[in-house]
Molecule: small-subunit ribosomal RNA
Organism: marine sediment metagenome
RNA sequence: AGAGUUUGAUCCUGGCUCAGAACGAACGCUGGCGGCGUGCUUAAGACAUGCAAGUCGAACGGUAAGGCUUGUCACUCUUCGGAGUGACUCGCACACGAGUGGCGCACGGGUGAGUAACGCGUGGGUAAUCUGCCUUCGGGUUUGGGACAACUCCGGGAAACUGGAGCUAAUACCGAAUAAGACCACGAGGUCCUUGGACCUUGCGGAAAAAGGUGGCCUCUUCUUGAAAGCUAUCGCCUGUAGAUGAGCCCGCGUCCCAUUAGCUUGUUGGUGAGGUAAAAGCUCACCAAGGCAUCGAUGGGUAGCUGGUCUGAGAGGAUGAUCAGCCACACUGGAACUGAGACACGGUCCAGACUCCUACGGGAGGCAGCAGUCGGGAAUCUUGCACAAUGGGCGAAAGCCUGAUGCAGCAACGCCGCGUGAGGGAUGAAGGCCCUCGGGUCGUAAACCUCUGUCGGAAGGGAAGAAAGUAUUUCGGGCCAAUACCCCGGAGUAUCGACGGUACCUUCAAAGGAAGCGCCGGCUAACUCCGUGCCAGCAGCCGCGGUAAUACGGAGGGCGCGAGCGUUAUUCGGAAUCAUUGGGCGUAAAGCGCGUGUAGGCGGCUGGGUAAGUCGGAUGUGAAAGCCCGGGGCUCAACUCCGGAAUUGCAUACGAAACUGCCUAGCUAGAGUCUCGGAGAGGAGGGCGGAAUUCCCGGUGUAGAGGUGAAAUUCGUAGAUAUCGGGAGGAACACCAGUGGCGAAGGCGGCCCUCUGGACGAUGACUGACGCUGAGACGCGAAAGCGUGGGGAGCAAACAGGAUUAGAUACCCUGGUAGUCCACGCCGUAAACGUUGGGUGCUAGGUGUCGCGGGUAUUGACCCCUGCGGUGCCGGCGUUAACGCAUUUAGCACCCCGCCUGGGGAGUACGGUCGCAAGACUAAAACUCAAAGGAAUUGACGGGGGCCCGCACAAGCGGUGGAGCAUGUGGCUUAAUUCGAUGCAACGCGAGGAACCUUACCUGGGCUCGAACGCUACCGGACAGCCGCCCGAAAGGGGGUCUUUCUUCGGAACUGGUAGCGAGGUGCUGCAUGGCUGUCGUCAGUUCGUGUCGUGAGAUGUUGGGUUAAGUCCCGCAACGAACGCAACCCCUAUUGUUAGUUACCAGCGGGUUAUGCCGGGGACUCUAGCGAGACUGCCUGCGUAAGCAGUGAGGAAGGUGGGGACGACGUCAAGUCAUCAUGGCCCUUAUGCCCAGGGCUGCACACGUGCUACAAUGGUCGGUACAAUGGGCUGCCACCUCGCGAGAGGGAGCUAAUCCACAAAGCCGAUCUCAGUUCGGAUUGGAGUCUGCAACUCGACUCCAUGAAGCUGGAAUCGCUAGUAAUCGCGUAUCAGCAACGACGCGGUGAAUACGUUCCCGGGCCUUGUACACACCGCCCGUCAAGCCAUGGAAGCUGAGGGUACCCAACGUCCGUGACCCAACUUCGGAGGGAGCGGCCUAAGGUAAAAUUAGUGACUGGGGCUAAGUCGUAACAAGGUAGCCGUACGGGAACGUGCGGCUG
Repeated sequence: AGAGUUUGAUCCUGGCUCAGAACGAACGCUGGCGGCGUGCUUAAGACAUGCAAGUCGAACGGUAAGGCUUGUCACUCUUCGGAGUGACUCGCACACGAGUGGCGCACGGGUGAGUAACGCGUGGGUAAUCUGCCUUCGGGUUUGGGACAACUCCGGGAAACUGGAGCUAAUACCGAAUAAGACCACGAGGUCCUUGGACCUUGCGGAAAAAGGUGGCCUCUUCUUGAAAGCUAUCGCCUGUAGAUGAGCCCGCGUCCCAUUAGCUUGUUGGUGAGGUAAAAGCUCACCAAGGCAUCGAUGGGUAGCUGGUCUGAGAGGAUGAUCAGCCACACUGGAACUGAGACACGGUCCAGACUCCUACGGGAGGCAGCAGUCGGGAAUCUUGCACAAUGGGCGAAAGCCUGAUGCAGCAACGCCGCGUGAGGGAUGAAGGCCCUCGGGUCGUAAACCUCUGUCGGAAGGGAAGAAAGUAUUUCGGGCCAAUACCCCGGAGUAUCGACGGUACCUUCAAAGGAAGCGCCGGCUAACUCCGUGCCAGCAGCCGCGGUAAUACGGAGGGCGCGAGCGUUAUUCGGAAUCAUUGGGCGUAAAGCGCGUGUAGGCGGCUGGGUAAGUCGGAUGUGAAAGCCCGGGGCUCAACUCCGGAAUUGCAUACGAAACUGCCUAGCUAGAGUCUCGGAGAGGAGGGCGGAAUUCCCGGUGUAGAGGUGAAAUUCGUAGAUAUCGGGAGGAACACCAGUGGCGAAGGCGGCCCUCUGGACGAUGACUGACGCUGAGACGCGAAAGCGUGGGGAGCAAACAGGAUUAGAUACCCUGGUAGUCCACGCCGUAAACGUUGGGUGCUAGGUGUCGCGGGUAUUGACCCCUGCGGUGCCGGCGUUAACGCAUUUAGCACCCCGCCUGGGGAGUACGGUCGCAAGACUAAAACUCAAAGGAAUUGACGGGGGCCCGCACAAGCGGUGGAGCAUGUGGCUUAAUUCGAUGCAACGCGAGGAACCUUACCUGGGCUCGAACGCUACCGGACAGCCGCCCGAAAGGGGGUCUUUCUUCGGAACUGGUAGCGAGGUGCUGCAUGGCUGUCGUCAGUUCGUGUCGUGAGAUGUUGGGUUAAGUCCCGCAACGAACGCAACCCCUAUUGUUAGUUACCAGCGGGUUAUGCCGGGGACUCUAGCGAGACUGCCUGCGUAAGCAGUGAGGAAGGUGGGGACGACGUCAAGUCAUCAUGGCCCUUAUGCCCAGGGCUGCACACGUGCUACAAUGGUCGGUACAAUGGGCUGCCACCUCGCGAGAGGGAGCUAAUCCACAAAGCCGAUCUCAGUUCGGAUUGGAGUCUGCAACUCGACUCCAUGAAGCUGGAAUCGCUAGUAAUCGCGUAUCAGCAACGACGCGGUGAAUACGUUCCCGGGCCUUGUACACACCGCCCGUCAAGCCAUGGAAGCUGAGGGUACCCAACGUCCGUGACCCAACUUCGGAGGGAGCGGCCUAAGGUAAAAUUAGUGACUGGGGCUAAGUCGUAACAAGGUAGCCGUACGGGAACGUGCGGCUG
C1' cells in the first nucleotide's frame, strides 16, 4: 500500500466482499511448565448459611462469666508440713456480658436501575456559605440542682417485645455567675474596596459557655502511716482567631438520535413583603404586573451513568466507557423525616406496597447491587479458602480489639509475556506410505544407529527478602517542675511479630527418558497430486465449485501457515475519499426546487481615522494520579513494576501587536439606482371589428350514386344524397407574411383597431452615494388533463356503439358519437414544467450569420465597409470531461449564497401530518430481497433501418416432383428380434459400390471357458497330436476306436493337454474426453500480422473513400508503410496446330489378293495414339476514362476478354457427423456384454414422408428394314461361332492375359399398321410352366414363356432442377458380385433446344452506414395478469398490555402551622415560664374513579410487495420492435396496455 466482483471486451460511476488490528468474550479440536493480570456484559431476578462495624473500664453505675486473691466449709490425697478440687465469700493496679455515656457507624466495599441534567467535563464565582476529628495563636474551665437506665419487685405476651412501682452514677440532663473577643440591632469616622467584603478607631443596648479523667509529688495549708486541699504533668471540656481538609450553592462553555415531536409555560417570568435555609434564589406563601422559553430547535418521544482513558486510524476522526482512578446516582419498590459536623443514611427509624419466613392466628420478622456461596436466566464468568505479617481505616492514653478494605492462596490457556518438548553425527537414501511416463520420485537426515546435554517436570538437601513502626526494658542528652518523681522531646542497645510458605532461589541425582497440535492448500492468498462421489452427498467470506477424468465436496499422501495453541462466531475501527473539515459530487451515471418576489440568515466595492470582539505573540495559573511516549532502575529476560522527564493540541487571567475580518466614524464613485431623449417587440388585461373555411338550415339546377379503405363494410342517398349556385344561422380558429425572427421570470404569447399597463435596450449628461448578491421558511404565478356553478357548442373527440382486420382484437383502420375542447367566476398545482445545465460577479484565442439601438469614413442619398453596446444561432482553439461532448450564451479558471445526491428493488409506496369538493398533491420510511443496477464508448450479431453489389435468388423459359402403379430409404406401428448409426438446408436409392446361409453387430435354442486368433512365465502330463467311410446330434460340440512318430549332445526342444497367472477378447458406453477423416456456410472474397500513428482503454487506422473487377482484381487518393493465408496463375482433361514416334490403331499414293473386308507387302501422308512444343497477353485498332479498365456482331485467330471442365476449399462457424472403417483416454463385462453353431430377423404393414422408375399415349405403340459412338471390364474370366430350346438358357467350342478377341449401341432414318379408345396406350397384380446361380431360392433371388390386364386420360395447395454442347431425350459401360432385389451409384458417348426486359419483390451472401435494453448474439431479450409454494409487511370489527400526563375522591407516616380546659422532676418573684400528649389544618406516597392521548403485542378477513430451472394467457418494450417511444392527466380494458388532450426527443 491494496485486491475480487457488473461487460464479449473497455473506461467510468457505484455498491457488496476480503486481506489488518483489537476483545471482560463464547464455541470446536487440542493441551507440558512458570510469571503478571483478568473473570455475571444476561435477571437492579430471588436468596439458605457463615462472615463483612465496632471500640473506649483512663466518662459512669456496676459484676453475669473468667482470672488472681482473702476467709470459711466439704471431699480426696498426704511425706501430716501441707497440697489439690468443689461450694460460699472478701477484695482486686486483672478483666468484662448487658446497661448509661462518648466517638465511629455519612469512611471503606458493591452496583449502574434511574438520570439528556449544572449529572459529568473544563474554567470561574461564593462580597451568599458550613466544616467533627487535626494544626496555630488567644481566653476560660466558677457554682448549684433534679432525674433516668442498668438493678429489685409486680404484671402482659407463643414470640418479638412491653407496662407499672421503687433505688442509683456520670465527661448524661438542667439552672445561675463571668464575657476580652465572637454574634445581633442602632450609630459616628477613616483606608482599601464594591451584592450581606476586609481592616482600624469608637458609643449604647441585647443574648449566649464549660466536665471532668488519669499519672506523679509533698514546696505551701489541714488531718498526718499516708492522704485531702493543693501543686505538677497529661488527656479532655468551653469560647474565639487563623489554617488545613472536606462539603454546599451559583455561573460561562462543551455533552446522543428523531421535526413523520412546532409551539411550550400559571409558581409560570418579574416585583414588593413575609416565611425558610449553613447559605443566594418562587425554595415556599400573600398581593401586584404579564411576562418567560423556542427553527442558534423550546416542548415531547427514544436511548444512555459522565470523565481520565481504552480500541482503531498516517492524521482528522470513528467506536467505546470491563478491570485501575475522579465525580454522580442507587441500596426490595414508593414516600418521609429523625439524629448528627456531615445522611434524608446499603448491613438505622417510620409509613405504604409486593414477596419470603415464623406463629399458639392474637401478632411478628426480613432485605447479599458487601465477601464467599445457592437457585434461576444465559453462548458465558471462579473458593461457602488463609491472615490481619504488610498497606490503609475505626475506637482507645496505650497495650490492643475490629476490619471478606487489603495482603495472599485456590479454580479457568480468558489475555499478555517467557521457557520446553532435545543437540551433533548418520545414505544401503532401509522398511513402510503416497505418486509414477514403471525409468523413478517423495515423506527424508527424517527414522534406525552412534556420541552428547540436562531447561521444565520428578527425587533429595539447603534456603531468603518482604520488619518498619509501636510497645516493653536498659541507657544517654534536653525540656517541664518545688522536685533527682511523673511526664514530654530526641538518640542508642536488647526483646517482641510472616498469612503467603519450607514459597522464590541454590545445589545434587537419574534418565531423551514424561511433554504437539490446529487451520488451510480454485482466485483474492503462502501451499498439489491420487482415490471415492456424480447438480447426489456436500462446500462457500465474495466470485463461485459439484450433472463420470473435481488442485473448490469426502478420504489419503504431500505441502503452506501459526504453534500450547489453532480455527470459527459475535462486535468495533480500518481499508471506505462509501457523509468527503482535512477529502466527493449534481448535462447524459443518484442528484438543480416548474418559475419569480422577498423575510431571517450568509457573503459583500474604494480611501482615511478610531477600537480591539475575532486573529496573532510571548507570559502566568490550571489541565489529578494512573495510562500513552522518551530516558534510566528492579524482578536471570520479557510481560510487569519503580523513578524522572516530555506531552496533555484545552480553558482562564493579565499584557502586547493592528495587516486582515468585525464594530464606530468621516469621505469617494468604478457596483446598484433615479431623471431626460429615442426606437423595437405574438409581453399582459379589457372592449370592438373583419374575411376565408367547416357544419347546419332554406331555395334553385340536377341524377344515382356518394363516402370510405390495403381491400371492404357499417353509414348517407330516388322521402333526391354527393356535385353545383344563391341566401341565412352559429361557433371556433386566425392561411400567406413566418424566419434556429421577436417578447416574457417561467408556464407561454400570432387576423385588425382602440383603451389601460409591465419589462428590457440604446444614447447623452446630471443626481443619490454601497442603497449590493443570494435567499431557509413565507407569498405569488404556474401547459394540458381534471373538478364546481352558470352559459355556449361549428369542427374535433376520451368513453360508448357499429363495421372491418385477426387465432382472438376490449387496439391500430373506417362510420358515428357524449363528456371535454370555448366563455365567466372559483378550485387543482402537476408535466420529458428540459438547455434533463439554480442565481450572481470577475477573468480567459477566434471565425461566421441574424435581431435591436448607436458611432465613424464616404456619398446628393441608399447600400457596401470599419466599429461600440445589448440579445439570439452555428463552427472551433486553450482548458475541461469517464467518454460523448462543452468551449466568452462555458460543462474553462475562481469567489459568494441557496437547493439536492449517497447501490438496485421494495417506493415516491405504507403510516402520520398539512392542503384539496374530489381526483389527488406535498412531506416521507421500514421489514424483506439482490450482487449487482447504471453511464459513455468499442467490436460483433441482428432489424418487418438505409445505400451499393452479387448468385438459376426472383423474373423470362424448358422439363419435372406433389395425383397413379411399382422400386427404394425413413418415420410410425408391430415383433422374440424387426441390430446400429445418420434427423432442417447440410438425415431419408445416406454408411450399404450387392442382407437367402455367410455378411450380422439383433432374436430363440444348443454349446465352449486361457477361450476362434497372438505373446510370456511356472508346474504337471503326454503322444489325448495325427489317422478313422464308428456312435449321439440340426450343427457346433461331445464320446469312441486305432496306431505310434520328428530332432536330440538323452538334459531336453518342437507339438500338444491340464492347472495357475500376466493377460486375450468386446460392433459394450462416452463423437459432450480425443486423433484422423468428412459435411456446411462457400470457390463466398474475405481473414490477419509486423512496425508506425491515433485513442486513458476496449480498439481504430492499414482493410475506409472515388472508380473498376468474377475477385481485398487493379488504379487513384489517404497516417500509414509493408507482409502473410485466401483470389488469380502455376497442375490435369478438352478445343487448334507443329514436331517426334508408328503397333494391336490408320490406309492417301504404290503393289498383291478376295464375291467382299487394311486381308497381305508396304507406307508415316490422314485419322488416331502419347510425349514434347506453339498459341490468347486487352497484345493491335477506334471511342470513353487521369489511371485501372470498359465498350465494339472491330481486325486477326481454331479459340477473345477467366475459351469450357476438373483438381484445389483462407481465418473460422455449427460441443455439425463418425468410439460401428481405423486409432485412442476413461469407464464397464470376464463360465460372459467374449467365442462357436442351427434356425429366425434386418424383407414384418391400418398409415405418413423423401428419392426414383414406368406411364397415362399418335412428336406415340407395334412390326420389318437400315446407319453412326465413347468410356470401361475380362483366365475359378469375357466368350465369338455352331447345334438344341418360342425363350431364359443348355451342350459343344474358336479367339483373347487384350488399341488385336468378347463387341451387337439406342433414339435416328425408310416403310407398314393402329386412329383417340382405358385402346395394339399402360403394364401392376395373380395363376401356370420353366431357366440359371448357389450346400440351400419356403420365409427371401433374378430372369424366361403362356395366361391375366389393376390404377392411371398430365396431377390441389405447394415445390425442384437447369443459362449451351447446358436442359431435355437416347442408349452403352463399370464397381460391388456365386446369384441378385440396380429402376440405385459412378462414368461414357448419341441427338440436341428455349429464355434472361431487368433487380421492385422471395431466398442466400458481400461491403459501407444507422439503431439496439441482443453477446448462448432475434430460435435474442423481455412485460403484466392468473395459478402454486415460502417470506416479511400495511389496513382491519376488535382483544390484551405498558409507560406517562390531566381532573377529581380518599389519604398512612411525617415536617410545619394552629390549638392545647389534659399531663409534667429541674427554673420561678409561686403569678408563671417552658415542655408534652391529644385534637384541627396545609402538603403528600400508595390506592380509587373518569375521559382522552401515546406506544407495543395480537386479530377473522383483506391490500399490495419480494423470492422461487423448466405452469397458463397473451406480446407491451428493446430494430421504424412491426401503431416511434416516453412524461403528466382523464376515461376504458383478463393482462401487459389502448385511446383522448398538452408536452419532450432520451